Record summary
The prediction has a mean pLDDT of 77. The RNA shown here (c-di-AMP riboswitch aptamer (ydaO/yuaA leader)) has 127 nucleotides and comes from a soil metagenome. The sequence is in RNAcentral, with records from MGnify.

RNA sequence: AGCCAAAUCCCCGGAUCCCGGGGAGCGGGGGACCCACCUUGUUGGGGCGAAUCGCCGGCCACAGCUCCGGCGUAACGCGAGUCUCUUUCCGCGUGAGCCCGUCAGCUAACCCCGCAGGCAGCGAAGG
Numbered sequence: 001a002g003c004c005a006a007a008u009c010c011c012c013g014g015a016u017c018c019c020g021g022g023g024a025g026c027g028g029g030g031g032a033c034c035c036a037c038c039u040u041g042u043u044g045g046g047g048c049g050a051a052u053c054g055c056c057g058g059c060c061a062c063a064g065c066u067c068c069g070g071c072g073u074a075a076c077g078c079g080a081g082u083c084u085c086u087u088u089c090c091g092c093g094u095g096a097g098c099c100c101g102u103c104a105g106c107u108a109a110c111c112c113c114g115c116a117g118g119c120a121g122c123g124a125a126g127g
Base pairs, nucleotide, nucleotide: 002119003118004117008024009023010022011021012020013019014018025115026114027113028112029111030110035105044103045100046099047098048097053072054071055070056069057068058067075094076093077092078091079090085127086126087125088124089123
């Protein structure tokens, strides 16, 4: 000088690095007509998110599920050029986790919720 993500800015009151309230902005969910679907469980169903799916091995009495590990993969992010957008190549990385609680298609009005957390020091060629 920056990056992922919606996760930022402002005001008021208390406080002392936090708490409470309000506003703007950004993001998410619920929720009609019409349309769509005919749903329904030892295989419940759904939401946030890029984070899906497959193969192999382990575990297992065999098999299945779960779990563990490996290799891939849909998808996603980064690479500091003065800044922004974009294309190609190359390189690097992610490909998780959590929530609702038997219930939710879309959806105007309307209603509700979040604004955390985690990182970081130098690729190339074009428009």